[in-house]
RNA sequence: UAUCUAAGGCUGCCGAAUCCUUGCAAAAGGUACGGGGGACGUAUUUUGGGGUGAAUCUAUCAGUUUCGCCUGAUGGUAGGGUUACCUUCGGCCCGAACCCGUCAGCUAACCUCGGAGGCAUGAGAAGGGAGAAAUC
Numbered sequence: 001u002a003u004c005u006a007a008g009g010c011u012g013c014c015g016a017a018u019c020c021u022u023g024c025a026a027a028a029g030g031u032a033c034g035g036g037g038g039a040c041g042u043a044u045u046u047u048g049g050g051g052u053g054a055a056u057c058u059a060u061c062a063g064u065u066u067c068g069c070c071u072g073a074u075g076g077u078a079g080g081g082u083u084a085c086c087u088u089c090g091g092c093c094c095g096a097a098c099c100c101g102u103c104a105g106c107u108a109a110c111c112u113c114g115g116a117g118g119c120a121u122g123a124g125a126a127g128g129g130a131g132a133a134a135u136c
Stems, first nucleotide, its partner, number of pairs: 011120004019030004033114005048103001049100004057076007079094004085128005
């Protein structure tokens, strides 16, 4: 000097998931924000059905086989995230997981629940805008 790893802080990202008060603490009460149920009705119930979420739908191969399916791998895909001001282009990435339990269309009143967790983009380009510093 460069690279890698770990920890802490600042800052930032996904997400509804932030903040406040009390308390030694555990915890309790609230809260920004977010979800579900719930009329008139018109549908559709083993081919079960439904919810949160971007996370749906598929092709090929292999295994299993009760020949319905299921599991795994490799691809694609509806859809989604990300320039550390915004938009567009481009690049990169995700395309899961969980829950209800035979049951739920929308929905006013009304009822009810959550208010976590996990991470570190950075490959830029164009246009637009905002702001800062110095000097007078």